RNAcentral holds the full RNA, with entries from ENA.
This is a predicted structure of a 1512-nucleotide part of an RNA (large-subunit ribosomal RNA, half A) from a Planctomycetota bacterium.
Rfam family: Bacterial large subunit ribosomal RNA. Gene Ontology terms of the family: structural constituent of ribosome and ribosome.
The coordinates come from a structure-prediction model, not an experiment, and the mean pLDDT is 82.
[in-house]
Context: one part of a larger RNA
RNA sequence: GGCGCACGACGGAUGACUUGGCAUCGAGAGGCGAUGAAGGACGUUGGAACCUGCGAUAAGUCUGAGGGAGCCGGUAACCAGGCAGUGAUCUCAGAAUCUCCGAAUGGGGCAACCCACCCGCAAGGGUACUUUACUCUGAAUGCAUAGGGGUAAAGAGCGAACGCUGGGAACUGAAACAUCUAAGUACCAGCAGGAAAGGAAAGCAAUUGCGACUCCGUAAGUAGCGGCGAGCGAACGCGGAUAAAGUGGAAAGACAGCAGAAGCGCUUGGAAUGGCGCACCUGAGAAGGUGAAAGUCCUGUAUCUGUCUCCACGGAGCCCAAGAGUAAACUCAGGCUCGGGAAACCUGGGUUGAACAUGGGGGGUCCACCCUCCAAGGCUAAGUACUACUCGAUGACCGAUAGCGAACCAGUAAGGCGACUGAACGUUGAAAAGUACCGUGACGAACGGUGUGAAAGAGAUCUGAAAUCGUGCGCUUACAAGCGGUCGGAGCCCCUCGGGGUGACGGCGUGCUUUUUGCAUAAUGAGCCAGCGAGUUAGUCUGUACGGCGAGCCUAAGGGUCAACGACCCGGAGGCGGAGCGAAAGCGAGUCCGAAAUGGGCGUCAAGUCGUACGGGCUAGACACGAAACCUUGUGAUCUACCCUUGGCCAGAAUGAAGGGCGGGUAAAACCGCCUGGAGGUUCGAACGCGUGACCGUUGAAAAGGUCUGCGAUGAGCUGAGGGGAGGACUCAAAGUGUAAUCAAACUGGGAGAUAGCUUGUUCUUUCCGAAAUGCCUUUAGGGGCAGCCUCAGAGGCCACACGUUGGGGGUAGAGCGACUGGAUGACUGUCGGGGUCCGCAAGACUACCGCGGUCAACCAAACUCCGAAUACCAAUGUGAUUGCUCUGGGAGUGAGACGGUGAGCGAUAAUGUCCAUCGUCAAAAGGAGAAAAAUCCUGAUCGCCAGCUAAGGUCCCUAAGUUCCGCUUAGUUCGAAAGGAAGUCACUUUGCUGUGACAGCCGGGAUGUUGGCUUAGAAGCAGCCACCAUUUAAAGAGUGCGUAACAGCUCACCGGCCGAGGAAAGUGGCGCCGAUAAUGAUCGGGAAUAAGCGGAACACCGAAGCUGCGGACGCGAAAGCGUGGUAGGAAAGCGUUGCUGCAGCAGUGAAGUCGUGCCGGAAGGCUAGAUGGAGCGGCAGCAAGUGAAGAUGCUGGCUUGAGUAACGAUAAAACGGGUGAAAAUCCCGUUCGCCGUAAGCCUAAGGUUUCCUGGGGAAGGUAAAUCCGCCCAGGGUUAGUCGGGUCCUAAGGCGAGGCCGACAGGCGUAGUCGAUGGAUAGCAGGCCAAAUAUUCCUGCACCCUUGCGUAGAUCAAUCCGUUGUUCAGAUUUCCGAGCUCCACGGGACUGUCAGAUGUCCAGGCGCAAGCCGAUGUGGGGGGAGGGAGUCUCUAGAAAAGCAGCGGUGGCGAAACAAGGCCCGUACCUCAAACUGACACAGGUAGGCGAGGCGAAUAGCCUCAGGCGCUC
Repeated sequence: GGCGCACGACGGAUGACUUGGCAUCGAGAGGCGAUGAAGGACGUUGGAACCUGCGAUAAGUCUGAGGGAGCCGGUAACCAGGCAGUGAUCUCAGAAUCUCCGAAUGGGGCAACCCACCCGCAAGGGUACUUUACUCUGAAUGCAUAGGGGUAAAGAGCGAACGCUGGGAACUGAAACAUCUAAGUACCAGCAGGAAAGGAAAGCAAUUGCGACUCCGUAAGUAGCGGCGAGCGAACGCGGAUAAAGUGGAAAGACAGCAGAAGCGCUUGGAAUGGCGCACCUGAGAAGGUGAAAGUCCUGUAUCUGUCUCCACGGAGCCCAAGAGUAAACUCAGGCUCGGGAAACCUGGGUUGAACAUGGGGGGUCCACCCUCCAAGGCUAAGUACUACUCGAUGACCGAUAGCGAACCAGUAAGGCGACUGAACGUUGAAAAGUACCGUGACGAACGGUGUGAAAGAGAUCUGAAAUCGUGCGCUUACAAGCGGUCGGAGCCCCUCGGGGUGACGGCGUGCUUUUUGCAUAAUGAGCCAGCGAGUUAGUCUGUACGGCGAGCCUAAGGGUCAACGACCCGGAGGCGGAGCGAAAGCGAGUCCGAAAUGGGCGUCAAGUCGUACGGGCUAGACACGAAACCUUGUGAUCUACCCUUGGCCAGAAUGAAGGGCGGGUAAAACCGCCUGGAGGUUCGAACGCGUGACCGUUGAAAAGGUCUGCGAUGAGCUGAGGGGAGGACUCAAAGUGUAAUCAAACUGGGAGAUAGCUUGUUCUUUCCGAAAUGCCUUUAGGGGCAGCCUCAGAGGCCACACGUUGGGGGUAGAGCGACUGGAUGACUGUCGGGGUCCGCAAGACUACCGCGGUCAACCAAACUCCGAAUACCAAUGUGAUUGCUCUGGGAGUGAGACGGUGAGCGAUAAUGUCCAUCGUCAAAAGGAGAAAAAUCCUGAUCGCCAGCUAAGGUCCCUAAGUUCCGCUUAGUUCGAAAGGAAGUCACUUUGCUGUGACAGCCGGGAUGUUGGCUUAGAAGCAGCCACCAUUUAAAGAGUGCGUAACAGCUCACCGGCCGAGGAAAGUGGCGCCGAUAAUGAUCGGGAAUAAGCGGAACACCGAAGCUGCGGACGCGAAAGCGUGGUAGGAAAGCGUUGCUGCAGCAGUGAAGUCGUGCCGGAAGGCUAGAUGGAGCGGCAGCAAGUGAAGAUGCUGGCUUGAGUAACGAUAAAACGGGUGAAAAUCCCGUUCGCCGUAAGCCUAAGGUUUCCUGGGGAAGGUAAAUCCGCCCAGGGUUAGUCGGGUCCUAAGGCGAGGCCGACAGGCGUAGUCGAUGGAUAGCAGGCCAAAUAUUCCUGCACCCUUGCGUAGAUCAAUCCGUUGUUCAGAUUUCCGAGCUCCACGGGACUGUCAGAUGUCCAGGCGCAAGCCGAUGUGGGGGGAGGGAGUCUCUAGAAAAGCAGCGGUGGCGAAACAAGGCCCGUACCUCAAACUGACACAGGUAGGCGAGGCGAAUAGCCUCAGGCGCUC
């Protein structure tokens, strides 16, 4: 480590339960609101929070009634304090109060806030707009009117569906799409009611008639409409609902409530409602509760009573002023079944435009006749639709992943700028009796005892499964290769002796699913477990089965009865059937065609209909999940792009334009020099903005960053605040860029379950049969329709099939071509033709040329055939079968095929290639063989057997079976391969040699002319050319090879000798040899083998799920007997789950569930010991379904693995001592060290919202620890006439009385009114108590406004109106200049000391003063908030208020003194651990101050003040 058992942990399935939902039925109510709603904000109890109630009279006040003993709402106790028989709490009814927001209504506004005016002593009240009515007043303008004022009433806003009306999509369907459909749907908008709408015929009908409207059934999927496609689809009539007149009386409803019958004993138990026994009540045996299951215990129930309210029932027809720019026509649209059609009828826009009851409309163009009605005015109940809300009741509805999203403080937490999206979480026990007390531990957490209880194995909890993680015990495991099982099995352990656990070793064995011709595949999907998760429902058509009635069958809507029910009774409107044929008239068991039928077509020779269940089609989302998209209403410009308004920012250095001045120069200019000047989409370079390159980062520090480097940096610059415009739209210095981490059309809700010929998934068992991957057509090719092939039912009955026999036609294979059509080689030949050569007068000759003919020889053909099979096919006949066939009807699937053999095409007589034909196999087929291996060979698995025989193939070992015989092979050939090569070897054949001595070997000879001639430098047998003779011989080449410069030399041929028997050259066949080189190590399966290789032969044996034997199951069949592999698919029979009905039962002496033992069944499954559990549950017969999971990159939850692995977020840095503490690297104190220092310091806007301070704590948060904290608990903290905002002003822009425009919604906009980022505006210094605030408190000294008092003064000072100023750009020069800073100088006295530092006072300085300093002194330098003055340039640079001046109007009131001065903000963080980035995140965040040294500098480096060392 594995398996098993036991005991635990984690987890929350299962079971049981139900407070909550869902659906339906019956009633009620169908609105609330200026008398202030719906909905909220904030408050409110003696004590914090939330819910409920309520409103400053605040869990309540008053009155009446009920009620009758306790009460002060809930979580939720506790403490404190109260109320109540003088009737509380509580219930009903009626009054009162009712903050602020909200239609919101005095004005404003960023809802719950700010600011007003009038009346009134106060309390308090009033003040919006519009319309209508009345009234007062009243312009231009005479009367009037417009306008203005007043009074009164009404309206407004909210609300679920239903209703009417104005507008009005798209996806989709049509297998594309445009008319059409979807659909007048969704949606937007207006308005109303409890209902709405409609409505009393200028209507239907059809020669009979009906008599408003609405709704239901039917007519009817009919008549019709329709790219006559998809589809759409009436009416008349009939049956019903409602509805026919006046009538009448005392009941009805709502609410509350009293009374309200009847049981005891024994027994088990913690508890009785259980069991047993004996009783009782019932106008009450509904239900719930009570310690288990209760008619008689409690609450209730039947019955009864009280209070309150009040005329009701009923009713379908009526009314008037009697209908003219009307009816109608034309035209353009719309609505009807009617899509422009023959298109009537109705409605609307435009243009025309009647009649007047002696008239007019309609009856589907139109006309006539006939019938019917009377338009252009209005009202009208019931029957019908709906349910946010209240009450009651019910359920073959759910039971916590279910049922509403929500059983639980849920539209909450949370996400998002916003519209909007949107969860999870139920259970101790009968009763808290919720563990007193003791121990360990940090005065923890937790644990161990003890106690309570029936149970603590009920302790923050019922039961408590699985994944997963442990501990103990038994067996087993460290040479072992393994889809992990299965078969055999040694050993060990346990045992109730039946058996159980483990399993060394051996045999066999490539998961599941999907998709495929084909998957172990290295093709798809799944980490594991649990729960959830997919052919349903309605209508209609068709078929099958069963049932009722039957030439008939059935009711629909609706009505009635009832015990209100799955009951019963009416209701025949209507439907189907009973007669067909024909285009129709029409005829009719016939009819049509036709002049006609001995013709033909369709009929007749009769069974239907209704219901239930099941199969299938269609219409609906229609088996489930899944798009990208389209349309519609809204939400977004806090990001970003552009624009508008108003503000802000840019260290320092460099260059030196125009112009100007002076000088030179010119006739004058030009021009030149110097100086001045300070221009520029100028230069260098910080802040700031951007993002060039590289590297890092890439599960990051960061969903775009870091480091170094780089670009712009006075401009078309950057930036803050407020605003504008948006989805086929905006914006865009243009990239299809940007429009909230989303863009070739944002996001949100809806149409909507869009559609998906596509992919995936689709859940229990068994039995029978069992395909296809083909043809035709297809905008069709991965989809369909018909046919083919499968299945089921019914009918037919040998027609089909197999084999035999007989008889047929054929033109393939083959063959042939002297038989055609063509092709094609050679030889010979010629009365032959042509060409060529020779010859040339002619004749002719030759010809390796072309052709023609003949003879001979040999040929070729899919589109040649004089011929011509085998098979196949057709027919007849015989035999044989449980095979098979035909017809009718229900249901399918298939229409991607693959390989192998054979025959062809294409290709290259390539391909695991492609396309046909035919057969086989796989597909859908397991078993054996082929080492392994769908397709090859053998063979088709119903189940069992430790029986037998065989097939293919095998028999040395692995590994079951032969060590038989005869040959061959020597190569490990066997156990990979060609052309080609070779004295390998065996067998056979042929030719010649050989005892007159072969072949081989050894010994010897191998000579002479001659160095043949030529050639050559040389060439002598042997470079080359020519010739190749002759002699001596036993034999010897003018030379076979080696060799030399050439010779020489060595050899060979040839001859002799020795030797002594076969030997040589060829050919054919068998088996071998070479040819033979590739990357990890391998071509017998391995070992190995000389057979165990190869060929032949014989006899055995092995060998499969084949065959046989024995036994069993099922199907078919009368039996004998035969059959039972199987994907898609058809058919059949069953198991199980949940609920209901009926019957009969079980249960605290222990139900369900869970764990689990044993047993039963052919399977799904069933029963059961024991344990746990602690209250419900089976059986049988039926019924009804949310009825069965392993998969869908499924959904939810839990748990693993990875892994004790990566990481712990800037490499600015720590060390030591002390303290506290249970514990200290981290907390506190101290000493050193390090880092920042135009910040990593300080102030402040936005934003956050208590994070601030103190005390305490350590569960969780803090990337580790923590005594610490921006964490938790408690308490505390923000002080303003002058600071900021309001009570002042206006900008962009917003809203907007009247008004203008617009289908509605709404848009624009005047007067006005809001709106800062701007204008205006009265306070400074010091300080302390202090933990936390200060221009706010205190001290000191000021200032502004109002009022009072008040008297100087004035008579041109208030007020209002007008006007001018205040009043605006950029760049640049210069001057003044506070705080700050540096340098130099820096007196005296005292204190004190070694010398100092320090302290006090003076000189001196500052200040209005008080006073302060004493270095804040004096002098000089730097820098500089701010202020003044200039110069230049073109782009020419807000508004209003306030204030001042002036003019007009008109008439007051300084100073001093006194009193008063409202609301909001004010803590803390602010380049950040508190904002924005999901985080205590290396990012981002406007403005102000910002010291010293070096330096031009705000660069860079180092340091002050100050702050930090970045939480392992």